Predicted 3D model of a 361-nucleotide RNA (Bacterial RNase P class A) from a Demequinaceae bacterium.
Its Rfam family is "Bacterial RNase P class A". Rfam classes the family as a ribozyme.
RNA sequence: UGAGUUGGCCAGGCGGCCGCGUCGCCCCCCGGGGCGCCGAGGAACGUCCGGGCUCCGUAGAGCAGGGUGGUGGCUAACGACCACCCGGGGUGACCCGCGGGAAAGUGCCACAGAAAACAACCGCCUCCGGCGACGGAGGUAAGGGUGAAAAGGUGAGGUAAGAGCUCACCGCGUCGCUGGUGACAGCGGCGGUCACGGUAAACCCCACCCGGAGCAAGGCCAGACAGGAUGCGUUUGAGGGCUGCUCGCCCGAGUAUCCGGGUAGGCCGCUAGAGGCGUGCGGCAACGUACGUCGUAGAUGGAUGGUCGCCCCCGCGCUUCGGCGUGGAGACAGAACCCGGCGUAUCGGCCAACUCGUCCG
Numbered sequence: 001u002g003a004g005u006u007g008g009c010c011a012g013g014c015g016g017c018c019g020c021g022u023c024g025c026c027c028c029c030c031g032g033g034g035c036g037c038c039g040a041g042g043a044a045c046g047u048c049c050g051g052g053c054u055c056c057g058u059a060g061a062g063c064a065g066g067g068u069g070g071u072g073g074c075u076a077a078c079g080a081c082c083a084c085c086c087g088g089g090g091u092g093a094c095c096c097g098c099g100g101g102a103a104a105g106u107g108c109c110a111c112a113g114a115a116a117a118c119a120a121c122c123g124c125c126u127c128c129g130g131c132g133a134c135g136g137a138g139g140u141a142a143g144g145g146u147g148a149a150a151a152g153g154u155g156a157g158g159u160a161a162g163a164g165c166u167c168a169c170c171g172c173g174u175c176g177c178u179g180g181u182g183a184c185a186g187c188g189g190c191g192g193u194c195a196c197g198g199u200a201a202a203c204c205c206c207a208c209c210c211g212g213a214g215c216a217a218g219g220c221c222a223g224a225c226a227g228g229a230u231g232c233g234u235u236u237g238a239g240g241g242c243u244g245c246u247c248g249c250c251c252g253a254g255u256a257u258c259c260g261g262g263u264a265g266g267c268c269g270c271u272a273g274a275g276g277c278g279u280g281c282g283g284c285a286a287c288g289u290a291c292g293u294c295g296u297a298g299a300u301g302g303a304u305g306g307u308c309g310c311c312c313c314c315g316c317g318c319u320u321c322g323g324c325g326u327g328g329a330g331a332c333a334g335a336a337c338c339c340g341g342c343g344u345a346u347c348g349g350c351c352a353a354c355u356c357g358u359c360c361g
Stems, first nucleotide, its partner, number of pairs: 001357010012311007020039002023036005041332001045343002048341005053214004060247004065210005070084004085099001086097004100205002105203002107199003121144002123140007152170006171194001172191008218268004227259006239251003275294008312330001313328006
């Protein structure tokens, strides 16, 4: 100096004027007014996961259903995160992985090709026939072709020609030793009847995990109204409870369906939390822990906006490179019970570490 990789942070600032919302104080006292603190995010979006919380009276078994899928940690928990292993990509920093099982079973592998798993189109070799072109019989799977994939790979020997046919190395399988918490790795021995391929993000098998519904949950207050019909039932148990089904257990005197009437108001839940920030210690890390410190929206047709100035930022023009002029109001976007993640959108900027290339010393 160029090109990259990974992680983190910010999201306009200050001031004046006018205007909004909760809360606190003061005044007025029906209403309302004044002052003050504070007042949308890094994703608030998606609703893809996990929980806190609330309710379902209590509780069980089986089946169904759903989720995850290398190992070990971390966490309230997760399919997230951290570290490591294996496989793949990259010169590398790093990145990617629906990462258990194909010898339990079923299914699928189009077209092309001889054949997609009981293999022979071209070719090669041997024998026979023939003047020759060629034909027939047998052997072969090394070479060629087709294809995503075709009887492990390379080399040598051997053979009529070939082939794990034999050998060496690699690969594969298996046993042992060493290291590791482990997934695994290394080393060594044995095996050539060591191939019957691939595919499970196909069904499936295996291992582990899983009550349901959700703040429109749920609770309190006030207020209003109008009941009727039919069926079943009151211990010979209607109906109900627990996601669905079955069993079991329990509640139970009224219930199920239909027609019709009234209410939709107020308050709580609702913000002090698995909280934020700082420092120390432990840990490779995720994270944990101790101490200190802060009080930072709580609306309910649903608040934070407008304007001016300066600074910042971006674009354009000029430039004596000091700057000047001008335009823009600056992306994606807007809390609604809360939190931990993931995914998606995005203007502009800042910081740190690492990798590769080039040049100079």

The prediction has a mean pLDDT of 77.
The model forms 97% of the base pairs in the Rfam consensus.